[in-house]
Predicted 3D model of a 73-nucleotide RNA (transfer RNA) from an Actinomycetota bacterium. Rfam family: tRNA. Its family is annotated with triplet codon-amino acid adaptor activity in the Gene Ontology. About the family: Transfer RNA (tRNA) molecules are approximately 80 nucleotides in length. Taxonomically the source falls in Actinomycetota (Bacteria, Bacillati). The prediction has a mean pLDDT of 82.
RNA sequence: UCCGGGGUGGCGCAACCGGCAGCGCGAGGCACUGUUAAUGCCGAGGUUGAGGGUUCGAGUCCCUCCCCCGGAG
Numbered sequence: 001u002c003c004g005g006g007g008u009g010g011c012g013c014a015a016c017c018g019g020c021a022g023c024g025c026g027a028g029g030c031a032c033u034g035u036u037a038a039u040g041c042c043g044a045g046g047u048u049g050a051g052g053g054u055u056c057g058a059g060u061c062c063c064u065c066c067c068c069c070g071g072a073g
Base pairs, nucleotide, nucleotide: 001072002071003070004069005068006067007066010025011024012023013022019056028042029041030040031039049065050064051063052062053061
């Protein structure tokens, strides 16, 4: 330099063919308990890497850039 894959709550990942951003873990509160753990219940947390474009509507499509992983030279 070129090619491919990826970037979504604190962490690990979903989100079909463009149509309400979800799941698990974790953090928090409550219950239970002599206490902790376990368990049950409640419930917060996201400008979807950045900027622009298309569209009635973008995590998803298009363009540029940044970062990570792999490959080629």